[in-house]
């Protein structure tokens, strides 16, 4: 240098053009004498930066930046 996958909440991922979500964890609050379990709630996101196509992008294009992994 050249190809290919990845970037989504604190972590680990799902969402493949029509309200951005799950478990875990965190906060509260039931529940107990208490505390853990086990239940209810809640709070967290410019969906890696920009530009672009679209009536409408997390998704499609292009460009850059970050990770791996392959070829030389």
């Nucleotide at each position: 240098g050249c190809c290919c996958a990845c970037g989504u909440a604190g972590c680990a991922c799902a969402g493949u053009g029509g309200u951005a979500g799950u478990g875990c964890g965190u906060c509260a609050g039931u529940c107990u004498c208490g505390u853990a379990a086990a239940c209810u709630g809640a709070a967290g996101g410019u969906c890696g930066g920009g530009u672009g196509u679209u009536c409408g992008a997390a998704c499609c294009a292009c460009c850059c930046c970050g990770u791996g992994g392959g070829c030389a």